[in-house]
The part of an RNA shown here (small-subunit ribosomal RNA, 5' domain) has 472 nucleotides and comes from an uncultured prokaryote. The RNAcentral record of the full RNA draws on ENA. Its mean pLDDT, the model's own confidence on a scale to 100, is 88. Rfam family: Bacterial small subunit ribosomal RNA. Rfam links the family to the GO terms ribosome and structural constituent of ribosome.
Context: one part of a larger RNA
RNA sequence: AACGAACGCUGGCGGCAGGCUUAACACAUGCAAGUCGAACGCUCUCUUCGGAGAGAGUGGCAGACGGGUGAGUAACGCGUGGGAAUAUACCUUAUGGUACGGAACAACAGUUGGAAACGGCUGCUAAUACCGUAUGUGCCCUUCGGGGGAAAGAUUUAUCGCCAAGAGAUGGGCCCGCGUUAGAUUAGCUAGUUGGUAAGGUAAUGGCUUACCAAGGCUCCGAUCUAUAGCUGGUUUGAGAGGAUGAUCAGCCACACUGGGACUGAGACACGGCCCAGACUCCUACGGGAGGCAGCAGUGGGGAAUAUUGGACAAUGGGCGAAAGCCUGAUCCAGCAAUGCCGCGUGUGUGAAGAAGGCCUUAGGGUUGUAAAGCACUUUCAGAUGUGACGAUAAUGACGGUAGCAUCAGAAGAAGUCCCGGCUAACUCCGUGCCAGCAGCCGCGGUAAUACGGAGGGGACUAGCGUUGUUC
Numbered sequence: 001a002a003c004g005a006a007c008g009c010u011g012g013c014g015g016c017a018g019g020c021u022u023a024a025c026a027c028a029u030g031c032a033a034g035u036c037g038a039a040c041g042c043u044c045u046c047u048u049c050g051g052a053g054a055g056a057g058u059g060g061c062a063g064a065c066g067g068g069u070g071a072g073u074a075a076c077g078c079g080u081g082g083g084a085a086u087a088u089a090c091c092u093u094a095u096g097g098u099a100c101g102g103a104a105c106a107a108c109a110g111u112u113g114g115a116a117a118c119g120g121c122u123g124c125u126a127a128u129a130c131c132g133u134a135u136g137u138g139c140c141c142u143u144c145g146g147g148g149g150a151a152a153g154a155u156u157u158a159u160c161g162c163c164a165a166g167a168g169a170u171g172g173g174c175c176c177g178c179g180u181u182a183g184a185u186u187a188g189c190u191a192g193u194u195g196g197u198a199a200g201g202u203a204a205u206g207g208c209u210u211a212c213c214a215a216g217g218c219u220c221c222g223a224u225c226u227a228u229a230g231c232u233g234g235u236u237u238g239a240g241a242g243g244a245u246g247a248u249c250a251g252c253c254a255c256a257c258u259g260g261g262a263c264u265g266a267g268a269c270a271c272g273g274c275c276c277a278g279a280c281u282c283c284u285a286c287g288g289g290a291g292g293c294a295g296c297a298g299u300g301g302g303g304a305a306u307a308u309u310g311g312a313c314a315a316u317g318g319g320c321g322a323a324a325g326c327c328u329g330a331u332c333c334a335g336c337a338a339u340g341c342c343g344c345g346u347g348u349g350u351g352a353a354g355a356a357g358g359c360c361u362u363a364g365g366g367u368u369g370u371a372a373a374g375c376a377c378u379u380u381c382a383g384a385u386g387u388g389a390c391g392a393u394a395a396u397g398a399c400g401g402u403a404g405c406a407u408c409a410g411a412a413g414a415a416g417u418c419c420c421g422g423c424u425a426a427c428u429c430c431g432u433g434c435c436a437g438c439a440g441c442c443g444c445g446g447u448a449a450u451a452c453g454g455a456g457g458g459g460a461c462u463a464g465c466g467u468u469g470u471u472c
Base pairs, nucleotide, nucleotide: 001471002470003469005468006467007466008465009464012344013343014342015341016340017339019336020302025300026299027298029297030296031295034061035060036059039058040057042055043054044053045052046051068255069254070253077180078179079178080177081176082175083174086172091168092167093166095164096163097162098161099133100132101131102130108123109122110121111120112119113118139148140147141146153160154159155158181227182226183225188218189217190216193215194214195213196212197211198210199209200208230252231251232250233249234245235244236243237242257278258277259276260275261274280291281290282289283288308334310333311332312331316330317328318327319326320325347377348376349375350374357368358367359366360365381413383408384407385406386405387404391399416461417460418459419458420457421442422441423440427456428455429454430453431452437444438443
């Protein structure tokens, strides 16, 4: 000098910021991802018979973003600079096409099983859901003969879509050089191991996987093992070099009760999706089921220690939608605590009988001290009343009747903490008597203690001050 701090004493106001560093411990409750009727059928309600609205379901897009955490990871994980063998929904641009048919399944109706969760059977039905045929510029494969392969419609009639292949953009996957903690009281490690051939697999290269062949590969320039750790921009300290650190904000990575797995999809091996196993909790009619806060609040626990079960989608941004709009604990705000930084206030001027009281005293006086009182003023902030924004304008303001402005009243409502032996700014008296105690170091205390305790006085900082902890 710094702090995501804590503790003790004290505490007026505002602005801005930050607020579980410990148990990646367990979680009651509510909310945190939906949306589309301009894809589709059905049911219901209202109706001015034009239509309007609601519900579950099929279907589409989005739930791979946004938000959290740092357990794991010493690694191409991250940082930086390169690379080729790659795919990319929505978006932009440009080309061509959008023809003809078919069979179902939900919803629904009937029936039936179950305590429930949730099902079974029969029958009916629509589509931008599913399937076939045609065509196919370009596309893919090819032994160059040929072969394969697409579409979906809606309506308000002007648009929005759909399919194929091309280019771009965006965000990804992969490979490489260099850099990236400590220990040798860890010296050898390795069989898919290292390389090749062939095949499989992937969007794609590759022992990525498999078969065969060879016997390689790494290592004292520290392999392997062990311990510790998310990395970076940065932050902090320092004149710098360097050291320490990685809260908030931003980029990347990893994880989502623990372990494993795939499905769907442009994208996941998916926090609020699925399946299996395990631990735990809950429901049960004992047959069987349900759950996952390291989202926002909140609870218990741990701890020296860290906040409200708040408001709003008004702004910014995101998802869906043609739009109106709906959703959004992202976000914007408010609440709590001096946690930090910054600003302001707790009055101003005058006032000597140097009042009283306190303390000291050589008893004369000195000091507290212009300090108070008194007199004359002012009203920042807080308070009361009125008015009242910017942020958003065509309209829409949670914040908020907030900030600001005007008026009113009255010095009124607002000062403490630590220290005073030296280092180190600041001294006397009383009490105590190696006791009680102090202490960062040196050291004080055993009867005159400026070092303990109290008082008076003084010094420093100030809505804070001191102590402890950590870093330089």